This is a predicted structure of an 85-nucleotide RNA (transfer RNA) from a Patescibacteria group bacterium. Model confidence (mean pLDDT): 81 of 100.
RNA sequence: GGAGAGGUGGCAGAGUGGUCGAAUGCACCGGUUUCGAAAACCGGCGUGCCGCAAGGUACCGGGAGUUCGAAUCUCCCCCUCUCCG
Numbered sequence: 001g002g003a004g005a006g007g008u009g010g011c012a013g014a015g016u017g018g019u020c021g022a023a024u025g026c027a028c029c030g031g032u033u034u035c036g037a038a039a040a041c042c043g044g045c046g047u048g049c050c051g052c053a054a055g056g057u058a059c060c061g062g063g064a065g066u067u068c069g070a071a072u073c074u075c076c077c078c079c080u081c082u083c084c085g
Stems, first nucleotide, its partner, number of pairs: 001084007010026003018068001028044005046059005061077005
């Protein structure tokens, strides 16, 4: 330099145009249980902004575009992995 795959809450990871800020697992917090813990079970659990609260809104590596509607399609850029030279 060329080709391909990928980047999603703290971590892993599904979702490939519509009730998806988003499953599931782990982690974490509270509880039940226990002499105590582990395990199990129940509940909770991203961040920013607005708001007393209820709630609203934005955010899927960064930016722009297409569309009534984008994590999902297009373009540019950044980063990681694999292969070729």
The sequence was found in a public genome assembly. Its Rfam family is "tRNA". NCBI's taxonomy places the organism under Bacteria, Bacteria candidate phyla.